RNA sequence: AAAGUGGGUCAGACAACCGCCGCCACGCAAGUGGGGGAGGAAAGUCCGGGCUCCAUAGAGCAGGAUGCUGGCUAACGGCCAGACGCCGUGAGGCGAGGAAUAGGGCCACAGAGACGAGCGUAUUUAGUUACGGUGAAACGCGGUAACCUCCAUCCGGAGCAACACCAAAUAGGCAGGCGAUGAAGCGGCUCGCUGAGUCUGCGGGUAGGUGGCUGGAGCCGGUCAGUAAUGACCGGCCUAGAGGAAUGGUUGUCCACGACAGAACCCGGCUUACCGACCGACUUUCCCA
RNA sequence: GGCGGAGUAGCAAAAUGGUUAUGCAGCGGCUUGCAAAGCCGUCGACGCCAGUUCGAUUCUGGCCUCCGCCUCCA
Repeated sequence: AAAGUGGGUCAGACAACCGCCGCCACGCAAGUGGGGGAGGAAAGUCCGGGCUCCAUAGAGCAGGAUGCUGGCUAACGGCCAGACGCCGUGAGGCGAGGAAUAGGGCCACAGAGACGAGCGUAUUUAGUUACGGUGAAACGCGGUAACCUCCAUCCGGAGCAACACCAAAUAGGCAGGCGAUGAAGCGGCUCGCUGAGUCUGCGGGUAGGUGGCUGGAGCCGGUCAGUAAUGACCGGCCUAGAGGAAUGGUUGUCCACGACAGAACCCGGCUUACCGACCGACUUUCCCA
Repeated sequence: GGCGGAGUAGCAAAAUGGUUAUGCAGCGGCUUGCAAAGCCGUCGACGCCAGUUCGAUUCUGGCCUCCGCCUCCA
């Protein structure tokens, strides 16, 4: 220098004016002032957890998930380290466990024969030995467990439209199912617990408000322990919270001309989408000294 | 926002991991004076991408598309 491998950060910038949604202060009020306002994936909802209700979430069966070894974690199917296998010159990348002698199933076409030993040819004292076109697999302790299964570990169910509360209004109506021989909670079944109404359809009313709601397994910096994931301690910071749903518009300047995309209870992951820019680390080849 | 389900010819709809049936529709032919019906033939499909496997519509994972259910009072 070229070609790559693998991480991390950012995601147009600045200013002025006008708006929108929360918060704080002042004010009787109108309002005034200050400060905050999408993401690395907010997405898919694929895993895991918190939280809420169902019994303080209990037992068994069924069912589901995971699977080398060790560690991290609130937990995980995630992450880290190591072993093994495959790919790559290499940096590196990918990998759904063990058991087929616990048992069952399947092995198309081709092939004489497809799972259990027989068959053909040659050979031998001897079913003794060798070979046998096809096929992924053939004369055998076959293959297949991302077929059932066995082993080990884990998993109760529902989800913020959960759930709790306030207010308004009406015909607390009709029909049917189940029910103290136990309905329903319970969304697999049985036991167990609570113990009287409950479910469906039709009909009626209201289309209001509050909490849950964001200070958290939180972010930034440093030190220490550890190969690392990660953990401990110290210091600093507060950084959206709507409810038809805010996060926008105009103008000016500059550049490399701006991708994918928009929070809705909250977190940890995975996966998928993405114009580009920058910063470390490492590999191979070539050139120069 | 949350939860559940389904993708197979133009439409409907089956299939044990082993050549994707079948019906309607389309096209061509026979038949007819011309059509319809009938008969014969034919075209055309597993939503997409990976993985497991000798082999995938089927099994597994990830995307894409479509559909359904879930508010309050009594």